[in-house]
RNA sequence: GCCUCUGUAGCUCAGUGGUAGAGCGCCUGCAUGGUAAGCAGGAGGUCGCGAGUCCAAUUCUCGCCGGAGGCU
Numbered sequence: 001g002c003c004u005c006u007g008u009a010g011c012u013c014a015g016u017g018g019u020a021g022a023g024c025g026c027c028u029g030c031a032u033g034g035u036a037a038g039c040a041g042g043a044g045g046u047c048g049c050g051a052g053u054c055c056a057a058u059u060c061u062c063g064c065c066g067g068a069g070g071c072u
Base pairs, nucleotide, nucleotide: 001071002070003069004068005067006066007065010024011023012022013021018055026042027041028040029039030038048064049063050062051061052060
């Protein structure tokens, strides 16, 4: 330098053109003599950045940035 994959909640990851979820973690409550486990509820996300297509973009296209792998 070229090619491929990837970027979504604090962490690990789903998701799909119609304003986003799970597990763990965090908070509150229940319960216990108390703690943990358990049960119930809740908070937390400009879906990497910018542009384009579209009535509508996390999703499709292009560029840039970061990460992983491969080729030379």
This is a predicted structure of a 72-nucleotide RNA (transfer RNA) from a Candidatus Micrarchaeota archaeon. Taxonomically the source falls in Microcaldota (Archaea, Nanobdellati). Its Rfam family is "tRNA". Rfam links the family to the GO term triplet codon-amino acid adaptor activity. The sequence was found in a public genome assembly.